[in-house]
This is a predicted structure of a 1536-nucleotide RNA (small-subunit ribosomal RNA) from an uncultured Pseudomonadota bacterium. It matches the Rfam family "Bacterial small subunit ribosomal RNA". RNAcentral holds the sequence, with entries from ENA and SILVA.
RNA sequence: UAGAGUUUGAUCAUGGCUCAGAAUGAACGCUGGCGGCGUGCUUAACACAUGCAAGUCGCACGAGAAAGCACCGAGCUUGCUUGGUGCGAGUAAAGUGGCGCACGGGUGAGUAACGCGUGGAUAAUCUGCCUUCGAGUCCGGGAUAACCCCGCGAAAGCGGGGCUAAUACCGGAUGAUAUCACGAGGACUUUGGUUUUCGUGAUCAAAGAUAGCCUCUGCAUGCAAGCUGUUGCUUGAAGAUGAGUCCGCGUACCAUUAGCUUGUUGGUGGGGUAAGAGCCUACCAAGGCGACGAUGGUUUGCUGGUCUGAGAGGAUGAUCAGCCACACUGGCACUGAUACACGGGCCAGACUCCUACGGGAGGCAGCAGUGAGGAAUUUUGCGCAAUGGGGGCAACCCUGACGCAGCAACGCCGCGUGAGUGAAGAAGGCUUUCGGGUCGUAAAGCUCUGUCAAGUGGGAAGAACCCUUUUCAUGUUAACAGCAUGUAAAGCUGACGGUACCACUGGAGGAAGCACCGGCUAACUCCGUGCCAGCAGCCGCGGUAAUACGGAGGGUGCAAGCGUUAUUCGGAAUUACUGGGCGUAAAGGGCGCGCAGGCGGCCCGUCAAGUCAGUUGUGAAGCCCGGGGCUCAACCCCGGAAGUGCGACUGAAACAGCAAGACUUGAGUACAGGAGAGGAAAGCGGAAUUCCUGGUGUAGAGGUGAAAUUCGUAGAUAUCAGGAGGAACACUCAUGGCGAAGGCAGCUUUCUGGACUGAUACUGACGCUGAGGCGCGAAGGUGUGGGUAGCGAACAGGAUUAGAUACCCUGGUAGUCCACACAGUAAACGAUGUUCACUAGGUGUAGCGGGUAUUAAAACCUGCUGUGCCGGAGCUAACGCAUUAAGUGAACCGCCUGGGGAGUACGGUCGCAAGAUUAAAACUCAAAGGAAUUGACGGGGGCCCGCACAAGCGGUGGAGCAUGUGGUUCAAUUCGACGCAACGCGAAGAACCUUACCUGGGUUUGACAUCCUGUGGAUUUGUAAGAGAUUACAAAGUGCCUUCGGGAGCACAGAGACAGGUGCUGCAUGGCUGUCGUCAGCUCGUGUCGUGAGAUGUUUGGUUAAGUCCAGCAACGAGCGCAACCCUUAUCUUUAGUUGCCAGCACGUUAAGGUGGGAACUCUAGAGAGACUGCCCCGGUUAACGGGGAGGAAGGUGGGGAUGACGUCAAGUCCUCAUGGCCCUUAUAUCCAGGGCUACACACGUGCUACAAUGGUAAGUACAAAGGGCAGCAAGCCGGUGACGGUUAGCCAAUCCCCAAAGCUUAUCUCAGUCCGGAUUGGAGUCUGCAACUCGACUCCAUGAAGUUGGAAUCGCUAGUAAUCGCGGAUCAGCAUGCCGCGGUGAAUAUGUUCCCGGGCCUUGUACACACCGCCCGUCACACCAUGAGAGUUGAUUAUACCCGACGUCGCUGGGCUAACUUCCCUUUUUUCGGAUCGGGCAGAGGCAGGCGCCUAAGGUAUGGUUGAUAAUUGGGGUGAAGUCGUAACAAGGUA
Repeated sequence: UAGAGUUUGAUCAUGGCUCAGAAUGAACGCUGGCGGCGUGCUUAACACAUGCAAGUCGCACGAGAAAGCACCGAGCUUGCUUGGUGCGAGUAAAGUGGCGCACGGGUGAGUAACGCGUGGAUAAUCUGCCUUCGAGUCCGGGAUAACCCCGCGAAAGCGGGGCUAAUACCGGAUGAUAUCACGAGGACUUUGGUUUUCGUGAUCAAAGAUAGCCUCUGCAUGCAAGCUGUUGCUUGAAGAUGAGUCCGCGUACCAUUAGCUUGUUGGUGGGGUAAGAGCCUACCAAGGCGACGAUGGUUUGCUGGUCUGAGAGGAUGAUCAGCCACACUGGCACUGAUACACGGGCCAGACUCCUACGGGAGGCAGCAGUGAGGAAUUUUGCGCAAUGGGGGCAACCCUGACGCAGCAACGCCGCGUGAGUGAAGAAGGCUUUCGGGUCGUAAAGCUCUGUCAAGUGGGAAGAACCCUUUUCAUGUUAACAGCAUGUAAAGCUGACGGUACCACUGGAGGAAGCACCGGCUAACUCCGUGCCAGCAGCCGCGGUAAUACGGAGGGUGCAAGCGUUAUUCGGAAUUACUGGGCGUAAAGGGCGCGCAGGCGGCCCGUCAAGUCAGUUGUGAAGCCCGGGGCUCAACCCCGGAAGUGCGACUGAAACAGCAAGACUUGAGUACAGGAGAGGAAAGCGGAAUUCCUGGUGUAGAGGUGAAAUUCGUAGAUAUCAGGAGGAACACUCAUGGCGAAGGCAGCUUUCUGGACUGAUACUGACGCUGAGGCGCGAAGGUGUGGGUAGCGAACAGGAUUAGAUACCCUGGUAGUCCACACAGUAAACGAUGUUCACUAGGUGUAGCGGGUAUUAAAACCUGCUGUGCCGGAGCUAACGCAUUAAGUGAACCGCCUGGGGAGUACGGUCGCAAGAUUAAAACUCAAAGGAAUUGACGGGGGCCCGCACAAGCGGUGGAGCAUGUGGUUCAAUUCGACGCAACGCGAAGAACCUUACCUGGGUUUGACAUCCUGUGGAUUUGUAAGAGAUUACAAAGUGCCUUCGGGAGCACAGAGACAGGUGCUGCAUGGCUGUCGUCAGCUCGUGUCGUGAGAUGUUUGGUUAAGUCCAGCAACGAGCGCAACCCUUAUCUUUAGUUGCCAGCACGUUAAGGUGGGAACUCUAGAGAGACUGCCCCGGUUAACGGGGAGGAAGGUGGGGAUGACGUCAAGUCCUCAUGGCCCUUAUAUCCAGGGCUACACACGUGCUACAAUGGUAAGUACAAAGGGCAGCAAGCCGGUGACGGUUAGCCAAUCCCCAAAGCUUAUCUCAGUCCGGAUUGGAGUCUGCAACUCGACUCCAUGAAGUUGGAAUCGCUAGUAAUCGCGGAUCAGCAUGCCGCGGUGAAUAUGUUCCCGGGCCUUGUACACACCGCCCGUCACACCAUGAGAGUUGAUUAUACCCGACGUCGCUGGGCUAACUUCCCUUUUUUCGGAUCGGGCAGAGGCAGGCGCCUAAGGUAUGGUUGAUAAUUGGGGUGAAGUCGUAACAAGGUA
């Protein structure tokens, strides 16, 4: 020291991506009241107009105006010109000279470096101004600017002549503790040297200015010499400050940069610098640097610090401070104490400007400012008042340093936009379940306050120096003058600025926005939109009910700001030092040997570089702590701590190290043994395959799922004998052995490596690991030469297949074998690096040894080494590992850091090639991957069930017709239902109606509901028009209740709220239903196990129709399902007998339980009984249960029905009903007529009738059940061939009616398109109905189609079932082959579970989870993106060679020029005759210019390297809702 989201159906772990935090020189969007303190070109080191940014000194020097004013003149135009004088004024400006300009200010281009940081060294150095201490400041000289004159030039500027000064320049003197040389001595020493003392010699200085005084001297007033003060100058010593140079350590990335270097490394001589040095040069030697990363490339100013972070770290280097570098680009030097110089110089180059075209000028990375670039960064401000700097004695001047102000919310900090009260919870907005809720005490209202802003008035601190005046003291002096110094007092000085601050005035008045509200993440509703528009940091929202888009209301957060973007750190333990990993997630090198490196046993003592302790030096500001100042804070000031570092000194000696000595346990050697497919070479052997020869023998053989290609009558296959040749070595053979790994297998011999066991002796840490390096290294491959029996890539043929470049078959070449040489990779795996130590066991096996006992073998106990299995602790994400560790520790090496791109490209190395090795990036995704869990699935396994198959019976599929659907057609053929689980389904009845569709005609508060107003009884009938709806007229009629007020109900008219919708959404829904499936399952509580998802229970052994039951068991119980309870049916008992029944009794007949009667039977319908594996035998675990039997009407669920668990299918239904939302409202509503739903080349489903003799026809005759019946069922009778009609009894039903057929008996038909079959059509009718044309059913007569048992395929059924026969009902005016029921007759078969389908349980695999109708791979086609190669083209940079070579330094040079200095000569003046001096001349020194030379910037030529951009074409890669071809992988994925 905080975490969260995201891979999955869920889980754990791995792992990436993303978020919440802080920060910024920021920018952008919206908004904006005040103040304080800070900050403000991060880009083009791009180009710059204009102004300013470095001057100053008259106390260094010479010269020296003007304007203007005053006065005096002159001219005259009387107010102008001109002259002089004075003032201006010894001023301005310029010049000589001194100091400064190397500071201050800017920028970060370059630089990977002693550049920076830190600590040292300088005994290898310099230091102007400043401070302190010494000494000195003497005598001379010649010039030159300015100025004047002349000349050239457009200008910039320049040349010539003449005059002049100095603290400018030059000569001389003096001179030391300075410098040098020599000599002598001391100290230290790394023996190189350093330092110091003394002596001698040589060499080297200067400048004055100013103020004052008269003691001494001169002139004699006073001034000068002189003296005094101040200041300057020269020389020396020391200090301070600053600088130079050198060194240790630290300081980015790339090894796809591995070798670099010739002044290079060293030496000697010389030169050079302030100073060491190859710094430079000549010669000599051949060195120097480098895996501890040289050289090269890329990027970069460094630091204190800043940001972040718990810290360690990471990132950064604005403002402030230190250092460095640079000043248009490149080079060069000059001056100077210091520069190779931002506002200096020269040259070259680019650019800009001026020009008279000859030539010139310039350098904002100073402050402002301009343009450009850019997302983006300010005023051409004020002032030197303060601080600091330059000059000056000073006053003072200069100072874009600095102090201030201006602009900018750019940042930090502070303040305000009001406070209290106030419920009628106002109005209004939003929302609503219409009740309300919310904005909300919020507002208004009332009572207050007065910050900020505004106005009025007052009004600071920042100021102290300097200077002036005065006081006092001290010094100097003769002096109480003066001067200097100090003290005290007064005066003078403010850009900011009338600013800060204070007081007063009035009055809530002038002052709030921005983002967000799906999760992460605080905050929710309505409307709009409809995968559109859009959002999005990640996950993801949006396809008609969006808390995710846009708006609104409300809310949340922050607030003069808020968001967004960009960037950094954090979170990220996601590079892991603190603090990670590598069996399976990414990751152990294929294996060994071994150099460097890293690490290293035990004992003794040494040293003190590591280590530790103490003291000390250093480290501004900042951060932190304490205190203080601005009203607080930010900000500022003071003090402290810290700064983990480096250095110095002192000490300790455990550890580690260095060097020395000793030891034996690590390691090794010697000896004795046995084991072994360890390696290499040579030789030998038998079996088998193939081939050849010969014999026997004859038609096939071979091969496969089945075949064919192939071989064989030229004799195969088969069989026997003989022979040839190559390769491999059966059995033994074993989770046995050996080897480092790869790997090694017949036998013998030779050579040879290693391990193991045993016992002693020896060496004495000799060890472990091991980057590079070296060697070995399966299979396949390559080269050369052999060999080749079998096998066998490629290839050929045959099959298979939609195809089959495969799997299968027949052949067959390389290869496989040998020798030599390459190659160097594998799932080279234990997916587990090597070595050492420690940490429970059990049980095999191989080798050797010991012990007990034994004659011996075997056996038992035991030690070491190897090799297996099981298992505990421990570890692990889990799986698992577990003394052969994946446990616990130590040492060293290798490797990993999301997936894809990619082990690829480029480059390098190796290779004959194939290729190997090393090894990226752009781009793209939010995952990829591991282990385990639950499901689902498998052309995985096991067990089990089901009319699932099989065994049977009958069908469908063929025909005709009926009916439904598709399709087509149509004005419309209304709509829905589509595998099982749509299709005789919704529809239990489409002629009108129904009806939803179409055409046409109407209505608009409506056909229907509620409310309001008015009128009227309601209502009924007729007539006319019209297709009808409807309209008009006429007539009849005055109702019910009443407390007389009215009310209920109805109709008409009117107005609007509303009605209405079979319009859409079954993917917004309720309800209902189908289906898996009447399958046996689905769950829960507690406990236990597991990190967890989950598991257990529910698994296992039996058993069952059943998760049914039993037994066992970390489970024990429970729920929904199963079963049972319910209905019905089968038997019996009992009760009750009418409309049912009739045995016995009686009556009675047409011949009916018809009647009396009966209550037995049947039956009806109530209540009960009965069946429970209860009993017996056997099996079984003394179980559950199963098999058999008895009894029983019924036996193991007796038959049938109702009953449908958790759930699945976004299954079906908005057209039954209900309902959200949307839509229509003179129409998508409603009324009416007609039409349509009935169409018809066709296809399918479901049925009916048949094809016939188990039949048809005709005649006769028997037996049901369950239902229905008053707008009804209808007997009987009559008519009709018949449908039916007429008439009518009975019946509101156990009473009457509807009411049987197959069957049985007899006859006939005799196998044919028939006496089968009945379609179709014609004619005639019946019935229903307002109406049968489209479009009903039935009857009769006539007609007499297809069809002779039905291809592939497919359906139902296990017993009162199938099959067959009829009957009834609902709907309904009428219409049934459909549907729902009813009974009659009444079979066959089941050995069984291999297979098909469906299902259940267990198990296994999985890359599936929308769950195999899953997932998923590659080519091709299209679009886009980045990238490699590419004939080349074009830039940048760098190297080498050569050419040319500016300025400049240095050197050389001579017939140029030249005041001072030197020598000599001449001359002048003077003389003390030595000389001095003036002038001149020759020469010399020095200087200036010139010439030459070396070096050298830029430039040129040529050749390379590196790197970028671009390119016809080309390669692969990535991405992209619905493209093509196949199906490679995931299940045994269908060839593992």